This is a predicted structure of a 76-nucleotide RNA (transfer RNA) from Flavobacteria bacterium RIFCSPLOWO2_12_FULL_35_11. The source organism's lineage runs through Bacteria, Pseudomonadati, Bacteroidota and Flavobacteriia. RNAcentral holds the sequence, with entries from ENA. Rfam family: tRNA. Rfam describes the family as follows. Transfer RNA (tRNA) molecules are approximately 80 nucleotides in length.
[in-house]
RNA sequence: GCCGACAUAGCUCAGUUGGUAGAGCAGCUGAAUCGUAAUCAGCAGGUCGUGGGUUCGAGCCCCUCUGUCGGCUCAA
Numbered sequence: 001g002c003c004g005a006c007a008u009a010g011c012u013c014a015g016u017u018g019g020u021a022g023a024g025c026a027g028c029u030g031a032a033u034c035g036u037a038a039u040c041a042g043c044a045g046g047u048c049g050u051g052g053g054u055u056c057g058a059g060c061c062c063c064u065c066u067g068u069c070g071g072c073u074c075a076a
Base pairs, nucleotide, nucleotide: 001072002071003070004069005068006067007066010025011024012023013022019056027043028042029041030040031039049065051063052062053061
């Protein structure tokens, strides 16, 4: 330099023809217990990497940029 994949909750990841964003763990509250943990119930947590575009409607399609990872190649 070229090519590809990935970027969604604090962490690990789903999201199957474009149609109102989810799970597990972690956190908080409560129940239960003599008490703690385990367990059970509930709650909260997201401008879906940036900026644009298409569309009635975008996490999903198109373009740009950024970051991470991987691969390939080269002369001086």